The prediction has a mean pLDDT of 80. The RNA shown here (transfer RNA) has 74 nucleotides and comes from Notodromas monacha. Its Rfam family is "tRNA". Its family is annotated with triplet codon-amino acid adaptor activity in the Gene Ontology.

């Protein structure tokens, strides 16, 4: 220098045929339980879907560009 892939909640990951309110587990907070904890259980909290732009009535999803990371070629 060229190419492929990845980026979604604090963490690990779903949801890509464009339209369902963007979800699950763990973590965290509060209650129950307990002598106190753990475990269990109930509820809650948590997201500009990496940044910006474009297309569209409508974008996590399509296109462009930038950023970060992994790998391959040179």
């Nucleotide at each position: 220098g060229g190419g492929u892939c990845u980026g979604u909640a604090g963490c690990u990951c779903a949801a890509u045929g464009g339209a369902u309110u963007a979800g699950a587990g763990c973590a965290c907070u509060a209650g129950g339980c307990u002598a106190c904890g753990a475990a269990c259980u109930u509820a809650g909290c948590g997201g500009u879907u990496g940044g910006g732009g474009a297309u569209u009535c409508g974008a996590a999803u399509u296109c462009c560009u930038c950023c970060a990371g992994a790998c391959c070629c040179u």